[in-house]
RNA sequence: CAAGCAGGCUACCCUAUCGAUUUGCCCUGAAUUUUAUUCAAGGCAAAUAGGAAAGUCCGGACACCAUAGUGCGGCAUAGCGGGUAACACCCGUCGUUCGUCUUUUGACGAAAAGGACAAGUGCAACAGAAAGCAAGUACAGUUCGGCUGUAGUGAAACCAGGUAAACUCUAUGCGGUGAAACGUCAUGUAAAUCGGUGCUUGAGGGCUGCACGCUCGAGCCGAAGGGUAGGCGGUUUGAGCCUUUGGGCAACCAAAGGUCUAGAUAAAUGAUAGGGAUUCACUUUUUAGUGAAAACAGAAUCCGGCUUAUGGCCUGCUUAUUUU
Numbered sequence: 001c002a003a004g005c006a007g008g009c010u011a012c013c014c015u016a017u018c019g020a021u022u023u024g025c026c027c028u029g030a031a032u033u034u035u036a037u038u039c040a041a042g043g044c045a046a047a048u049a050g051g052a053a054a055g056u057c058c059g060g061a062c063a064c065c066a067u068a069g070u071g072c073g074g075c076a077u078a079g080c081g082g083g084u085a086a087c088a089c090c091c092g093u094c095g096u097u098c099g100u101c102u103u104u105u106g107a108c109g110a111a112a113a114g115g116a117c118a119a120g121u122g123c124a125a126c127a128g129a130a131a132g133c134a135a136g137u138a139c140a141g142u143u144c145g146g147c148u149g150u151a152g153u154g155a156a157a158c159c160a161g162g163u164a165a166a167c168u169c170u171a172u173g174c175g176g177u178g179a180a181a182c183g184u185c186a187u188g189u190a191a192a193u194c195g196g197u198g199c200u201u202g203a204g205g206g207c208u209g210c211a212c213g214c215u216c217g218a219g220c221c222g223a224a225g226g227g228u229a230g231g232c233g234g235u236u237u238g239a240g241c242c243u244u245u246g247g248g249c250a251a252c253c254a255a256a257g258g259u260c261u262a263g264a265u266a267a268a269u270g271a272u273a274g275g276g277a278u279u280c281a282c283u284u285u286u287u288a289g290u291g292a293a294a295a296c297a298g299a300a301u302c303c304g305g306c307u308u309a310u311g312g313c314c315u316g317c318u319u320a321u322u323u324u
Stems, first nucleotide, its partner, number of pairs: 002319009012276007020048007028040005050296001054307002057305005062178004069212004074174005079093005094114001096111006115169002120167002122163002137151005182233004193223005204216004240259008278293006
């Protein structure tokens, strides 16, 4: 100096003008019988899309089913210990495999879904006589029985070994649905018409899928036709974030202090101008100048992870080369 692996930080900054949304305050007007509330215009202030908001792959909070389960099915995990609200996540450690170094022991780095192949069933091209409680090519030995041995082929040939993110078995564990959840208010119609069926001798519904069981139940299914499809809440103060101290190898935990940072509902979070930072290239104006570029990508109930995409900077390790 280059490449690879692992980890960390960041995701442009400042000023000015104009604009959008939300919240708070001030002021004006209107509606309502008063109070008080609601609506509208204006002014001031504050805040305003990510590290992945993506994937919808896991785990939860919350809401409902709901009052009740049991069995089967289905799904998930897999050395040991710890962390966490929880997890298929994270940390440590042991082992395995690979790479490098080393006389060896071992050291360093990386990877991976790391129980069981004598419970059973499968799979392995070609070659080979033959790929399985199978048999038998050539040669030799022989107790004359493929009984024993050698050779050929092959990754694997003495009753075999390999393979379980092959089916499976073992151990352990697991309700479902999803904010279009759910709750509440208003408006409007046709509480009607026709047909079938049921009413405790139980139609139909619910408890994931099935069975049993439990439970609700007087309506239910269909046809034609009519009305409506608005408002409010959920909705952002949290297993939250930052700093310091202490404990711990670490993940992380505890205490103290500080802080409030989108809330839209067809979807706002922007535009312009100037200057600066970063990266790349060229020049020789080199403590500089000129030009160009700036990735992946946009909240929609919220949070913790994993996976994928991606610009710049920094740290550590490995490999090889060069120089000293």
This is a predicted structure of a 324-nucleotide RNA (Bacterial RNase P class A) from Kriegella aquimaris. It was read from a public genome assembly, where an Rfam model found it. It matches the Rfam family "Bacterial RNase P class A". It is annotated as a ribozyme. Its family is annotated with tRNA processing, ribonuclease P activity and dimeric ribonuclease P complex in the Gene Ontology. Lineage of the source: Bacteria > Pseudomonadati > Flavobacteriales > Flavobacteriaceae > Kriegella.